Source information: Small-subunit ribosomal RNA, 3' major domain from an uncultured prokaryote, 479 nucleotides, folded computationally. Its mean pLDDT, the model's own confidence on a scale to 100, is 81. It matches the Rfam family "Bacterial small subunit ribosomal RNA". Its family is annotated with ribosome and structural constituent of ribosome in the Gene Ontology.
Context: one part of a larger RNA
RNA sequence: UGACGGGGGCCCGCACAAGCGGUGGAGCAUGUGGUUUAAUUCGAAGCAACGCGCAGAACCUUACCAGCCCUUGACAUACCAAUCGCGGUUUAGUGGAGACACUUUCUUCAGUUCGGCUGGAUUGGAUACAGGUGCUGCAUGGCUGUCGUCAGCUCGUGUCGUGAGAUGUUGGGUUAAGUCCCGCAACGAGCGCAACCCUCGCCUUCAGUUGCCAUCAUUUAGUUGGGCACUCUGAAGGAACUGCCGGUGACAAGCCGGAGGAAGGUGGGGAUGACGUCAAGUCCUCAUGGCCCUUACGGGCUGGGCUACACACGUGCUACAAUGGCGGUGACAGAGGGUCGCGACCCAGCGAUCACGGAGCUAAUCUCCAAAAACCGUCUCAGUUCGGAUUGUACUCUGCAACUCGAGUGCAUGAAGUUGGAAUCGCUAGUAAUCGCAGAUCAGCAUGCUGCGGUGAAUACGUUCCCGGGCCUUGUACA
Numbered sequence: 001u002g003a004c005g006g007g008g009g010c011c012c013g014c015a016c017a018a019g020c021g022g023u024g025g026a027g028c029a030u031g032u033g034g035u036u037u038a039a040u041u042c043g044a045a046g047c048a049a050c051g052c053g054c055a056g057a058a059c060c061u062u063a064c065c066a067g068c069c070c071u072u073g074a075c076a077u078a079c080c081a082a083u084c085g086c087g088g089u090u091u092a093g094u095g096g097a098g099a100c101a102c103u104u105u106c107u108u109c110a111g112u113u114c115g116g117c118u119g120g121a122u123u124g125g126a127u128a129c130a131g132g133u134g135c136u137g138c139a140u141g142g143c144u145g146u147c148g149u150c151a152g153c154u155c156g157u158g159u160c161g162u163g164a165g166a167u168g169u170u171g172g173g174u175u176a177a178g179u180c181c182c183g184c185a186a187c188g189a190g191c192g193c194a195a196c197c198c199u200c201g202c203c204u205u206c207a208g209u210u211g212c213c214a215u216c217a218u219u220u221a222g223u224u225g226g227g228c229a230c231u232c233u234g235a236a237g238g239a240a241c242u243g244c245c246g247g248u249g250a251c252a253a254g255c256c257g258g259a260g261g262a263a264g265g266u267g268g269g270g271a272u273g274a275c276g277u278c279a280a281g282u283c284c285u286c287a288u289g290g291c292c293c294u295u296a297c298g299g300g301c302u303g304g305g306c307u308a309c310a311c312a313c314g315u316g317c318u319a320c321a322a323u324g325g326c327g328g329u330g331a332c333a334g335a336g337g338g339u340c341g342c343g344a345c346c347c348a349g350c351g352a353u354c355a356c357g358g359a360g361c362u363a364a365u366c367u368c369c370a371a372a373a374a375c376c377g378u379c380u381c382a383g384u385u386c387g388g389a390u391u392g393u394a395c396u397c398u399g400c401a402a403c404u405c406g407a408g409u410g411c412a413u414g415a416a417g418u419u420g421g422a423a424u425c426g427c428u429a430g431u432a433a434u435c436g437c438a439g440a441u442c443a444g445c446a447u448g449c450u451g452c453g454g455u456g457a458a459u460a461c462g463u464u465c466c467c468g469g470g471c472c473u474u475g476u477a478c479a
Stems, first nucleotide, its partner, number of pairs: 001479002003476003007473007015463002019427005026318008034309002042053002064304007073129001077128002079125006087107002092103004109119003131293002134291003140287002142282003145278001147276001152191006158167003171182003197270004202238007211228003216225002241264001244258005320420001324379006336368003341361002345357001348353001386417001391412007433455007
């Protein structure tokens, strides 16, 4: 100087408390451990691994296993030789699980100084080489997590100290903040904080189609004429600064209350992550040193596996019901996507779906497109008209192909479960809870993820205690 203390002081945070809803019990989904296996590819490991890499394993992916094949190689550059084609919505066939091997039909380069000269392509050969998701993240770059959006981390000059170092950065107030004020052997400065950026909330101006409709006609319908007031869209501005008033404070910074205002003291949300810590994570995104393999640890293919199952854990979904289930009637979004696509409408089907069809739409134009809520009826506290696992059967869709191993539908079946021990998690407002919708990935497959809107609470006395953190101080046999 740090670090640590079941030392002290001050302060903060959904840290506790006050509340609301969960997890832990059940079934299922998913990840992991373990076990099993020919293989169950590999990585991730307290917080900060475990719905994580994987924004989607039937083949492919795929890195794993079994078998069958190839060896200058699936891919790149260079050399030599040969050929003129390579190739194809091509044609047909044989062997094979396929990769592949052997035949076959049609088609068949460009420039040119006319020299196989140049370019291009293919095949064959020889070697340099290719190739490796093989090892080392404790050799590395890059990227990322974490403490933590915590308020800290430093420097120059000066001063003090023999020196390590100190001072500044401590102190008195204050703040979300090393934020600001005052004081001070310090005076200044940098990286952080804040602001500048995006978005939501108010107003104005400009613009008015595909959007809108107050006035005038018109219509089943903003449908058409007409209009751009309004809504909205999207561009530029304004607006909030403790600016004003009162109190308090040290005449300061600020704090408390009030006015006006759409908004008030950082207005809400986002992006933004200092010096560093964890030899944290990643050599399987990529790049890369070293080591290793080179008829194999490289490459191709078929099938299997990653989907196994006495068990254990994490994260979720659905429930256990009446604030509910079922039936009927029948409203109201936002944000996104769409031409190998979205697909209205029509027909058929109980339904998933959808034949011959097919409007419109490269989209403010067409389309995907709501649910909870509300109203009416029924059920009457039951393992039930709760709950839907499991199983049988008949189908639908995608796709060469749903056996291992997809999703969905109808009928039948109707398991556990009556609110969950110790323990433990999230959340302070348009939040929790609850309800649906969309998107990426994607042929198909979502209870996951990323977004979007609808309905919409309770509670916070307070900081003694638990956890984490900041500043000052003190002790130390630790560095």